This is a predicted structure of a 358-nucleotide RNA (Bacterial RNase P class A) from a Pseudomonadota bacterium.
A source record names the gene rnpB.

Formats: sequence, C1' cells, structure tokens
RNA sequence: GGAGUCGGCCAGACAGUCGCUGCGGGUGCAAGCCCGUGGAGGAAAGUCCGGGCUUCACAGGGCAGGGUGCCAGGUAAUGCCUGGGAGGCGCGAGCCUACGGAAAGUGCCGCAGAAAAUAUACCGCCCAGCUACUCAUCUUGUGAGUAGCUGGGUAAGGGUGAAAAGGUGCGGUAAGAGCGCACCGCAUCGCGGGUAACCGCCGAUGGCAGGGUAAACCCCACUCGAAGCAAGGCCAAAUAGGGAUGCAUCGGCGUGGCCCGCGCCGCAUCCGGGUAGGCUGCUUGAGGCGGCUGGUGACAGCCGUCCCAGAUGAAUGACUGUCCACGACAGAACCCGGCUUAUCGGCCGACUCCUUCC
Repeated sequence: GGAGUCGGCCAGACAGUCGCUGCGGGUGCAAGCCCGUGGAGGAAAGUCCGGGCUUCACAGGGCAGGGUGCCAGGUAAUGCCUGGGAGGCGCGAGCCUACGGAAAGUGCCGCAGAAAAUAUACCGCCCAGCUACUCAUCUUGUGAGUAGCUGGGUAAGGGUGAAAAGGUGCGGUAAGAGCGCACCGCAUCGCGGGUAACCGCCGAUGGCAGGGUAAACCCCACUCGAAGCAAGGCCAAAUAGGGAUGCAUCGGCGUGGCCCGCGCCGCAUCCGGGUAGGCUGCUUGAGGCGGCUGGUGACAGCCGUCCCAGAUGAAUGACUGUCCACGACAGAACCCGGCUUAUCGGCCGACUCCUUCC
C1' cells in the first nucleotide's frame, strides 16, 4: 500500500424567527396571555418469540393439541445471549448448522438402472454338459481352441444413479466373496479425562449390525390455561326502562255471570345498573451514565449521579442565513427483553492474509 474478518458508535451542523404540545411558576372571574423547561428511532417497523401488568378460568390427574430439541451457564423469561462439544466452509482472522431417535413400527423414494431394500443379477468372470466348426495326432478315438444353447457358481470388474450391503493390501479360490489375516472404519464393553455434550486408549470383544427421508406419520424428553390497554378501574347528564318505601285507594282497564281478591295505569322520595362525556391505567423503569469488585464471557453485586415524549383527531413542524462530504431507511400510542427486515454515508478499536521498503 492492497484485500478482508469481528465488535462498537454517529444518523447533516450552528444561529435566528414563527407555530404545536406535556410539566412547573406568574397573572386573570374565565377564555387566554407571559416566563422557564422537556418533546421520536436504531430500527419507533413486522407483530415473529419471551415477560411485566390487567380481567376471566382453575382441587388433582389423564387424553387431545401446540411449541422446543447437542451440553453447561446467564436472565424476570425466551425459540434470545454467552461459553463449550460435534459436523461443514475458508490459506487465515473467522463464519454456518432444525445438531434427539431410521439397530421400535408404518409410509414414501421421479428419471436412469438388473435391483431403491424380505435384496437382486444386464454385461462380464468361472465350472459342467450338449451341438457345430477349425487345428494337431499312433485314425470307430483323444487333446487343444472358437462360437452357440442349457444348468449352476460369483458380486472382484463394467454400466445406472444423489445414493447400490464398509475401504486398502495380502492370502485364498474354478472364478470369487470378511471366506481368512493386517491396518483403517463401525458397534458394544472396560479404563482414563471432563459438571456435561463429548474426547482419548499399541485396551478387550464382535466379522459387521446393514440405503435415504422424522421442516412424513410417529417415538422419546422437556414445556405450554385464555384474552388483551378497545385489558381493567372510577365519576357520571338527558331520554327510556328497573327496584324499594309512602300516599291515593274515590276512579279506569283486564280477569269474571257477580262480589272479594289479584295485576296494570297516578304522584312523591330514595336506590342501583348503564349510554354520551370525563378521569385513571400513562410512564421512575428488570431505567440511563460513571466508577469499583467478581466472572473466560453473557451477566451480576455495590457506590455515586441523572430524570430523559406521553398525545387522544392525536403534538414533535415551517421559514431564513452560513458551512460541508449535500444528508438513507423511516414516525411513539400500556411498558420492557429479544429476533427479523429496511437503511445515503461516515468514524473508532481489535485481528488476519498478500506485496514492498527499512
């Protein structure tokens, strides 16, 4: 100098003017006005996970259904994060993984291929028999070879496929084969290390279980009540309707042949539910910043310090000036922790590889 990996940060700056809005103070009967002060994000987004909070449900257990899925830790909790293991990618810094079970059962596996799973046999290789032909020879025959057919052996080699019943070598055999042996691989056991996942062994045993697929059914382990701030709580007009008490019981209507009785209609007072509307929930919180301590780390503890949007037709804007590298994605609505997605540019730190010079 070039190429890259990981982590963190910023999100045009400054000044002025006019607006909108929360809070505090002053003034005013009130409306309002004045002063001070605060006013979007790293994702406020998608609403995909996890919690707080609220209401409802709930003895306990089971079935069904959903979720998660190597191990340990962190956390309020998680499907998140940290550390580790295994596998894969990269020269490397590093990155990626839906990473339990296919030696429980069931299902499925296009094309090609003999065969896609109770294994099988297209070409080939090997053996035996028969037929034909050729050659040799001491000629009714024997031997050798070639081709075809029939029966059998084989899974070394070829061919198909993403994948074909361990790999390499030696022995063995008619040809072959874990058929035998050595090494590698695999399974089980033992021993050692590790909290564990897992790893290791001149260790033992077994010739070897037997394709893939579980984001197919399924099995195993753990786990899950439902709905959401339009949750929920409080205050409370008008109109209509409800309940209780008292008055009127003279009357009207209904029931009935008639009377009693019963019900409805009236007035007054009180009560409760509830609509419009208002208040609350609402922002001090698993909070931010700094320091110390513990931990590899996520994180935790202690001390100090700060208050940092809270609207409800819903504010956070507009204009002017100066400067620059000319400004991306995008706007809170109960609150947090994550994940994912979108994003012009720029800065800082740690590290890797290549090249050159000293």